[in-house]
C1' cells in the first nucleotide's frame, strides 16, 4: 500500500426497509435471623457524517476503531 469483515445497553448478543428485544450484571422492593439462591419490577443501546427512502440497526458512500488476508 491493496483487499474483505466488524461496529446496538457496562458485558454477551436478537432484529434482513415500519415503534430496537433478551441474558448477565447495576438499582429497588418481596422473601431470610443475617448472607447467597430465588421472585417482580426500574434503569440503560443502533460507531461517526452526508445521502437514498413516507419510514434507515439494516440499502449506498466516506470517515474513526478493532480483526483477518495479500504484497
Nucleotide at each position: 500500500g491493496c483487499g474483505a469483515g466488524u461496529a446496538u445497553a457496562g458485558u454477551u448478543u436478537a432484529a434482513u426497509g415500519g415503534u430496537a428485544g433478551a441474558a448477565c450484571a447495576u438499582c429497588a422492593g418481596c422473601u431470610u435471623c443475617c448472607c447467597a439462591a430465588g421472585c417482580u419490577g426500574a434503569c440503560g443501546a443502533u460507531g461517526c457524517g452526508g445521502g437514498u427512502u413516507c419510514g434507515a440497526u439494516u440499502c449506498a458512500c466516506g470517515c474513526u476503531a478493532c480483526u483477518c488476508g495479500c504484497u
A computed fold for a 71-nucleotide RNA from uncultured Lactobacillus sp., annotated as transfer RNA. It was read from a public genome assembly. The coordinates come from a structure-prediction model, not an experiment, and the mean pLDDT is 83. It matches the Rfam family "tRNA". Its family is annotated with triplet codon-amino acid adaptor activity in the Gene Ontology. Rfam classes the family as a transfer RNA. The organism belongs to Lactobacillus, within Bacteria.